Model confidence (mean pLDDT): 83 of 100. The RNA shown here (small-subunit ribosomal RNA) has 1410 nucleotides and comes from an uncultured bacterium.

RNA sequence: AGAGUUUGAUCCUGGCUCAGGACGAACGCUGGCGGCGUGCCUAAUACAUGCAAGUCGAGCGAAUGAUGAAGAAGCUUGCUUCUUCUGAUUUAGCGGCGGACGGGUGAGUAACACGUGGGCAACCUGCCCUGUAGAUUGGGAUAACUCCGGGAAACCGGGGCUAAUACCGAAUAAUCCAUUCCCUCACAUGAGGAAAUGUUAAAAGACGGUCUCGGCUGUCACUACAGGAUGGGCCCGCGGCGCAUUAGCUAGUUGGUGAGGUAACGGCUCACCAAGGCGACGAUGCGUAGCCGACCUGAGAGGGUGAUCGGCCACACUGGGACUGAGACACGGCCCAGACUCCUACGGGAGGCAGCAGUAGGGAAUCUUCCACAAUGGACGAAAGUCUGAUGGAGCAACGCCGCGUGAGUGAAGAAGGUUUUCGGAUCGUAAAACUCUGUUGUGAGGGAAGAACAAGUACGAGAGUAACUGCUCGUGCCUUGACGGUGCCUCAUUAGAAAGCCACGGCUAACUACGUGCCAGCAGCCGCGGUAAUACGUAGGUAGCAAGCGUUAUCCGGAUUUACUGGGUGUAAAGGGAGCGUAGACGGAUGGGCAAGUCUGAUGUGAAAACCCGGGGCUCAACCCCGGGACUGCAUUGGAAACUGUUCAUCUAGAGUGCUGGAGAGGUAAGUGGAAUUCCUAGUGUAGCGGUGAAAUGCGUAGAUAUUAGGAGGAACACCAGUGGCGAAGGCGGCUUACUGGACAGUAACUGACGUUGAGGCUCGAAAGCGUGGGGAGCAAACAGGAUUAGAUACCCUGGUAGUCCACGCCGUAAACGAUGACUACUAGGUGUCGGGUGGCAAAGCCAUUCGGUGCCGUAGCAAACGCAAUAAGUAGUCCACCUGGGGAGUACGUUCGCAAGAAUGAAACUCAAAGGAAUUGACGGGGACCCGCACAAGCGGUGGAGCAUGUGGUUUAAUUCGAAGCAACGCGAAGAACCUUACCUGCUCUUGACAUCCCGCUGACCGGACAGUAAUGUGUCCUUCCCUUCGGGGCAGCGGAGACAGGUGGUGCAUGGUUGUCGUCAGCUCGUGUCGUGAGAUGUUGGGUUAAGUCCCGUAACGAGCGCAACCCCUAUCUUUAGUAGCCAGCGGUUUUGGCCGGGCACUCUAGAGAGACUGCCAGGGAUAACCUGGAGGAAGGUGGGGAUGACGUCAAAUCAUCAUGCCCCUUAUGAGCAGGGCUACACACGUGCUACAAUGGCGUAAACAAAGGGAAGCAAUCGCGCGAGCGUGAGCAAAUCUCAAAAAUAACGUCUCAGUUCGGAUUGUAGUCUGCAACUCGACUACAUGAAGCUGGAAUCGCUAGUAAUCGCGAAUCAGAAUGUCGCGGUGAAUACGUUCCCGGGUCUUGCACACACCGCCCGUCA
Repeated sequence: AGAGUUUGAUCCUGGCUCAGGACGAACGCUGGCGGCGUGCCUAAUACAUGCAAGUCGAGCGAAUGAUGAAGAAGCUUGCUUCUUCUGAUUUAGCGGCGGACGGGUGAGUAACACGUGGGCAACCUGCCCUGUAGAUUGGGAUAACUCCGGGAAACCGGGGCUAAUACCGAAUAAUCCAUUCCCUCACAUGAGGAAAUGUUAAAAGACGGUCUCGGCUGUCACUACAGGAUGGGCCCGCGGCGCAUUAGCUAGUUGGUGAGGUAACGGCUCACCAAGGCGACGAUGCGUAGCCGACCUGAGAGGGUGAUCGGCCACACUGGGACUGAGACACGGCCCAGACUCCUACGGGAGGCAGCAGUAGGGAAUCUUCCACAAUGGACGAAAGUCUGAUGGAGCAACGCCGCGUGAGUGAAGAAGGUUUUCGGAUCGUAAAACUCUGUUGUGAGGGAAGAACAAGUACGAGAGUAACUGCUCGUGCCUUGACGGUGCCUCAUUAGAAAGCCACGGCUAACUACGUGCCAGCAGCCGCGGUAAUACGUAGGUAGCAAGCGUUAUCCGGAUUUACUGGGUGUAAAGGGAGCGUAGACGGAUGGGCAAGUCUGAUGUGAAAACCCGGGGCUCAACCCCGGGACUGCAUUGGAAACUGUUCAUCUAGAGUGCUGGAGAGGUAAGUGGAAUUCCUAGUGUAGCGGUGAAAUGCGUAGAUAUUAGGAGGAACACCAGUGGCGAAGGCGGCUUACUGGACAGUAACUGACGUUGAGGCUCGAAAGCGUGGGGAGCAAACAGGAUUAGAUACCCUGGUAGUCCACGCCGUAAACGAUGACUACUAGGUGUCGGGUGGCAAAGCCAUUCGGUGCCGUAGCAAACGCAAUAAGUAGUCCACCUGGGGAGUACGUUCGCAAGAAUGAAACUCAAAGGAAUUGACGGGGACCCGCACAAGCGGUGGAGCAUGUGGUUUAAUUCGAAGCAACGCGAAGAACCUUACCUGCUCUUGACAUCCCGCUGACCGGACAGUAAUGUGUCCUUCCCUUCGGGGCAGCGGAGACAGGUGGUGCAUGGUUGUCGUCAGCUCGUGUCGUGAGAUGUUGGGUUAAGUCCCGUAACGAGCGCAACCCCUAUCUUUAGUAGCCAGCGGUUUUGGCCGGGCACUCUAGAGAGACUGCCAGGGAUAACCUGGAGGAAGGUGGGGAUGACGUCAAAUCAUCAUGCCCCUUAUGAGCAGGGCUACACACGUGCUACAAUGGCGUAAACAAAGGGAAGCAAUCGCGCGAGCGUGAGCAAAUCUCAAAAAUAACGUCUCAGUUCGGAUUGUAGUCUGCAACUCGACUACAUGAAGCUGGAAUCGCUAGUAAUCGCGAAUCAGAAUGUCGCGGUGAAUACGUUCCCGGGUCUUGCACACACCGCCCGUCA
C1' cells in the first nucleotide's frame, strides 16, 4: 500500500465483498509447563446455609468467679466441702464512639448528573492539628435485677430497687449572637476592626504517680472561642445522543413586595401584585443512555466503546416518609403501603445477597459454600488486643498477554512402508533406523531465601514538662511475629525417555496430485464449484501457514476520499428548487483615526493518580512492576501587539441607484375594429350522384345533395410579412387602432454616497389538462355510436359526435416547467454571421475601423469518464442558496398540511438483489439507407408434385426387422452391389488362455492331408500317413495339454480426441510488423474517387510495407510445327485375288505420344483524369480469365464419423468374447424424398442401311461353326491386347404399316414353361418364351435444374460383382430457346446509421394465467 466482482472487451460512476487490528467473548477440534492479569455483558430474577460491624470493664450498676490468703468442718493427714477477703477472666443491660467508611450494582437519570474552569461578601464540618480560657455547685429518674400478669411465638404490660463520662437545674465567662455607635476597605447586595448593653457551657470523669488529709501532677476524655486541615453543600460559563412524520410550551408558570423555612441563597413554601418566561442558535414531547480519566482503531482528523483499575453520581425487594446524628432521608437502622416467601395454636408475627462464597432460573456464556489477618488499610480501645469475605493469598477456567519445552550433531543401501507413475522413476527424505551428545521442563533426593517494618515488653540514652517522680515524646540494643509454604531458588541423580495440534491448498491468497461421487451428496467471505477425467464436494498422500494453540461465529474501527473539516459531487452516471420578489442569516468597495471581541505572543494557575511516549531500574528475559521526565493539543487569569476580521467615527466614488436626451420591441391590461376561410340559413341555376379510402363501407342525396351564384347569421383563429429575428423572470407573447402601463438598451456625468450579492422560512406568478358558477358554441374533438381492418381490434383508417377548446370570475400548482446546465462578480487566444444603439474616416444611400448591449456558429489553452464545453464555459477564482450518497420496494404506506374534488407537498421501513447505471469500442441484427454480385428474380427450355414400378427414409409390425445419417449441408446417403457368407440383429446348440498375438512349463513328432462314426451344423470321437539341423548334450519348427500374465468387444462417450469430410463458398475476404491517433477497448492501414470476376489494378491519403487468400504456375481440350512410326495409317510405287493394308514397301495424311510455338489488351480508334480500365476494330484456329478440371484463406456450425482406421476414460471377461445351423436386414393400413417407364403420330411396330468415343478382359474376354423361337448350350481359333475379343452403337435417314382409340399407346400384375450363376434361387436372384394387359389421356397448391456444344434427347462402357442396376461414375451422337433489366423473393460482399442484442433477432423482454 491494495485486491475481487457489472462488459464480448474498455474507461468511468457506484454498491457489495476480502486481506489488518481489537475483544470481559462463545462454539468446534486439540492440549506439556510457568509468570502476570481477567472471569453473569442475559433475569436491578428469586434466594437454602454460613460468614461480611463491631468495640470499650481504664464510663456505670450488676452477674460470673480461675488464682492466692485466712478461717472452719469432715476425716482417709492431705484431700474434699463450707465461710470471709482478694480478684484474673467472661459478659446480658445502661452509656460512649463507630454502623453515612469500606464492599456491590448501573435500574433510574438527557439532569448543573458528569467533565472542565470559576464563584459563595449566601454555608456546614465529628474524629485530627495549633492557640487561648476553663472544668464551680446541686438534683431527680431509669434499664439491668426482682415480683406479678398476658401471648403459640415475636414480644408486651404493671408493681418495686439502683448507678454513671446517661439526664436536668444554678454559678462563672469569651473575640459567639442581638441592638446601638465609630474607623478602614470593597466585586452590587456588602466585608473587616473597636466600644457599650443584654444573652448562652461543661464529665465534681477514668487511669497512673506522690501523698496523713486537703492538695499537686502526668496521660486520656470533656466545655467554650478563634484559626488550620480534611470532607461536604449551593450557584454560574462552556462541552458531550437521536427524531421536526414532536412546533409551539408554561399558572408557582416569570418577576416583585412581605413572611415562613434551611447550615445556607433561592417560588424552596405561602399571601398579595404585575403578565410575564422559554422557543427554528430547536423550546416542549417521544425514544435511548449512568458520566469521565481512559480503552480499541486510524497517517491524522475522526469513528466506536465506557469490562477490569481510578474519580464523580445514582440505587439497595417496589413506592413513600421522616427520626437519630457532625454527617443519612441511611444496602446488612426505623415507620407506612404493595407484591412475594416463610412460621403460626389463625389471634398474630418474621424476611430482603445489586457484600463474600454458594443455589435455582434465564442464557451461546462467566469460578471455591477455600486459607489468613503474616503484610497494607479501616472501626473501637490508654494498650494488649478484638473485629474486618476490605485486603493478602491459594483453588478453578488456554479467557487474554508473555516466556520455555516437546531434543541436538553425524547419518544414502536414498532401507522398509505409504502415495504417485509415461513403469524408467519421482516423493515423504537426513526424515527414520544406527552411532555420538545434552538434560531445559518433568520425576526422585537434599539444602533452603526475600516478603518482618512494627507495636508491645525489656535495657540504655536524650528532650519537653514538673517542686520532684511516674508517665509522655524521640533514638539505640535485645526479645518476639509468615496465611501463602518447605513456595521461589540452588545442588545431585535419572531416562530421549512423559509432552503437537489446528486450519488451509480455484482466484483474491502462501500452498497439488490420486481416488470416490456425478447439479447427487455437498462447498461457499465475494466471484462461484458439482450434470463421468472436479487442483473448488468427500478421503488419502504431499505442500503452505500459525503453533499450545488453531479455526469459526458475534461486535467495533480500518481499508471506505462510500457523508469528503482535513478530503467528494450535481449537462448525459444519484443530484439545480418551474420562475421571481424579499425577511432572518451568511458574505461584502476605497482612505484615515479610536477600541481590542476574534487573532497572535509572554507569564501564572489548573489540566488528580493510573494509562500513553522517552530514559533508567527490579523480577534469569519478557509480559508485569517501580523511579524520573515529557505529553495531556483544554480552561481560566493577567501583561503586550494591532497587519487582517469585527466594532465605531470621519471622508471618497470605481459597485449600486436617481435625473436628463434618444431610439428598438408578438412585454402586459382594457376597449374598439378588419378581411380571408369553414359551417349554417334563405333564394336562384342545375342533375345524380356526393363523400371517403390502400381498397371499401357506414354517412349525405330525386323531400333535389355535391357543384355554382347572391344575400344573411354566428363563433373562433389571424395566411403572406416571418428570420437559430424581437420582447419577457419563467410560464409565454403574432391582424389593425386607441388608452393605460412594466422592463431592458445607448448617450450624458447633474445628484445620493456602499444604499450591494445571495436568500432558509414567507409572499407572488406559473403551459396543458381538470374543477365550480354564469355565458358562448363556427371549426376541431377525449368519451360514445356506426363502418372497415384483423385470428381478435375495447387501436391505428373512415363517417358522425358530447364534455372541452372561447369569455368573465374563482380554484388547482403540476410538465422532458429542458440549455435535462441555480443566482451574482472578476479574469482568461481568435474568427465569422445577425439584432438594437453610439463614435471616427472617406464625396457617400455604401464601405472601413472601433465601442456598448443581446442572439448564433467554428475554434486555442484549459476542463471532462468520454461525448463534448469553450467570453452566453461544463475554464480559472470568490460569495450565497438548493440538492445527491447502490438497484428494486417507492415518490409507495402511515402521519401531517393544502385542495370542492381530482390530487399536490412532505416522505419511510420490512423484505430482496450483486449489481443497477453513464460514455465510448468491435461485432451480430433491422419489415434502416446507399452501392454491387450470384440461374437469385425476370425471359425461356425441360422436369418434380397426379399414375405404375424401382430405391431410400419415417411410421407401424416383429423373436429380430442390426447400426449410423436429420433443414439447406439426412432420405438411389455409409452400401462400387444383404439368397449362405457379408452380418454387426434374433432363436437354438456349443467353447472358455479362447477364432487372433506374445511369454513360460510338460508331452508328442509333426503340421498339412486322407478315411470313418456322429450331428441340423460347428463342436466331438476313432484310424491311416508323416519333420529338419546337431558337437548327440540339445536346438529350430509345428501340434496337443496346463497355469497365469493376457487376448477379444461393430459395447458407451464424435459433448474427452487424432485423422478425414460436409457447409457458408471459389464468396473476396482474413490478418500481421513498424509508425501514428486514442487514458483504454480499439482505430488507421483495409476508408475515399474510379475500375475489376477478384482487397484486380490506378489515383488520392498518417501511413509504409508484408503474409494467407484472388490471379498465375499444373492437367485435359481447341490450331500449327517438329521428332518417332508398331500392333496404327495407305497418298504415291509394286505384287496378289480369298479383294481384306492381305503382302513388299512407305511414314506423306489420319492417328498415337514426346518436345515446342501460339494470346500479351501486343496493334489501331474512341471514351476515361494524359491513369487503371472500358467500348469497337484489324489480324488470328482461338480475344480480352478461350472452354473444362484440380486447387477451398482466417474462421463458423460442441456440424458428421469411436461402425474405415487410430485413441483417452468407463464397462463386459464360462460373456457385451468366439463358433455353427436356421431366420431377419426383403415385413406393410400409411406418409415423404430421389428416380425409371409412360400417357403417344415430332409417335409405335416391321424391313433393310450408315456413322462414335471411352473403356474392360486370364478363376477372363471369347471369334468361328452347330443346336435352340429365345435366354442360352456345345465346340473352342485368337488374345495379358492401338494386333484378339466384349462389340450390335442408338437416336438418325429410307421404305412399309397403324390413324387418335385406353389403341398395334402403356407396360404393371398374374399364370405356365424354361435358361444361367451358385453347396443352395422357398422365404429372397436375374433373364427368356407364350399367355394375361392394371393405373395412366400431360398432372392442384407448391417446387427443381439449366446461359452453349449448355439444356433437352440417344445409345455405349466401367467399378463393385459367382449371380443380381431404373443407382453411381465415365464416354461420345443429335443439338436448341432466352436474358428488357435489378423494382421484388433468396443468399452473399462493402460503406453508413440505430440498438436496452453479445448463447448475438431462433436475441432481449412486458403483462395475464397455470

Its Rfam family is "Bacterial small subunit ribosomal RNA". The RNAcentral record of the sequence draws on ENA.